[in-house]
RNA sequence: GAUCGACUCUCUGGAGACACCCGGAUCAGCCGGGGGCCGAAGGUGCAACAUACGAAUUUCUCGUAUGAAUCUCUCAGGUAAAAGGACAGAGAAGAUAUU
Repeated sequence: GAUCGACUCUCUGGAGACACCCGGAUCAGCCGGGGGCCGAAGGUGCAACAUACGAAUUUCUCGUAUGAAUCUCUCAGGUAAAAGGACAGAGAAGAUAUU
């Protein structure tokens, strides 16, 4: 000084959906019960295709396994604010080749 920068860290931006209803209490912040809703913490599932293996046999074959998302499910989480937040931008630590 260039490139990368997965994991990690810092800063900035960052959506959606009931401040729901009932009962109790030591009474704004708690406890129990009930239904609705959201998808962008995390997690679940899935295609063609690819790869590997096996079987069949001569190829336009079959079977098994693995592999995806902002899709899907809504387990978890969330449903005023705060917090969190996938993801994006900037930077740091760091790594590598060369000099």
A computed fold for a 99-nucleotide RNA from a Bacillota bacterium, annotated as Glycine riboswitch aptamer. Its Rfam family is "Glycine riboswitch aptamer". Rfam describes the family as follows. This family represents the bacterial glycine riboswitch. The sequence is in RNAcentral, with records from Rfam and Ribocentre. The coordinates come from a structure-prediction model, not an experiment, and the mean pLDDT is 77. The same sequence occurs in records of 2 taxa. The organism belongs to Bacillota, within Bacteria.